[in-house]
RNA sequence: GCUCCUGUGGCGCAGUAGGUAGCGCGUCGGACUGUUAAUCCGAAGGUCGCAGGUUCGAGCCCUGCCGGGAGCG
Numbered sequence: 001g002c003u004c005c006u007g008u009g010g011c012g013c014a015g016u017a018g019g020u021a022g023c024g025c026g027u028c029g030g031a032c033u034g035u036u037a038a039u040c041c042g043a044a045g046g047u048c049g050c051a052g053g054u055u056c057g058a059g060c061c062c063u064g065c066c067g068g069g070a071g072c073g
Stems, first nucleotide, its partner, number of pairs: 001072007010025004019056001027043005049065005
């Protein structure tokens, strides 16, 4: 330098026929318990790497850039 994969709540991930984002862990509150833990119930928390484009509508398509990984030279 080229090619491919990847970047989604604190962490790990799902979301691939485009229709206003979900799961687990963690956190907070509650129930239970003599207490803790475990278990159960509930809640908060992201606008989806950045900037543009297409579209009535994009995490999902297109372009550029940035970060991570792999391969080739």
A computed fold for a 73-nucleotide RNA from Methanococcus maripaludis, annotated as transfer RNA. The sequence is in RNAcentral, with records from ENA. Its Rfam family is "tRNA". The prediction has a mean pLDDT of 82.